[in-house]
RNA sequence: ACGGACGGUUGGGAAGAGACUCAGUAAUAAGAGCGCCGAAGGUGCAAAUCUGGCAAACAGGCGAAACCAGAUGAAACUCUCAGGCAAAAGGACCCUGCUUCCGAU
Numbered sequence: 001a002c003g004g005a006c007g008g009u010u011g012g013g014a015a016g017a018g019a020c021u022c023a024g025u026a027a028u029a030a031g032a033g034c035g036c037c038g039a040a041g042g043u044g045c046a047a048a049u050c051u052g053g054c055a056a057a058c059a060g061g062c063g064a065a066a067c068c069a070g071a072u073g074a075a076a077c078u079c080u081c082a083g084g085c086a087a088a089a090g091g092a093c094c095c096u097g098c099u100u101c102c103g104a105u
Base pairs, nucleotide, nucleotide: 002103003102004101005100007099008098009097011095012094013093018034020033021032022031035085036084037083041081042079044077048072049071050070051069052068053067058063
């Protein structure tokens, strides 16, 4: 050089939804009300697998299946807790450079 891994970081791209009403302000912030969005973060689970029960049951040998309970179990799905609904900021994810750890040389 290379391969792998929860990663970190520079730069770039990056959607959705009320500049809603009240009051008020420098403001679109903060407060109250109603209505919305899903791509910070977070919640939930399908197949499948495992464990236990059924059961040393069932005429004998091999040997279950089905059923019941529990555990593990993904997402851009889901919930809308958080966050967001002009711009700015943020933003999953993608690209790029650098870098941490492990292996190997």
A computed fold for a 105-nucleotide RNA from Candidatus Villigracilis affinis, annotated as Glycine riboswitch aptamer.
Rfam family: Glycine riboswitch aptamer. Gene Ontology term of the family: glycine biosynthetic process. Rfam's curators write: This family represents the bacterial glycine riboswitch.
The source organism's lineage runs through Bacteria, Bacillati, Chloroflexota, Anaerolineales and Candidatus Villigracilis.
The coordinates come from a structure-prediction model, not an experiment, and the mean pLDDT is 79.
The sequence was found by an Rfam model in a public genome assembly.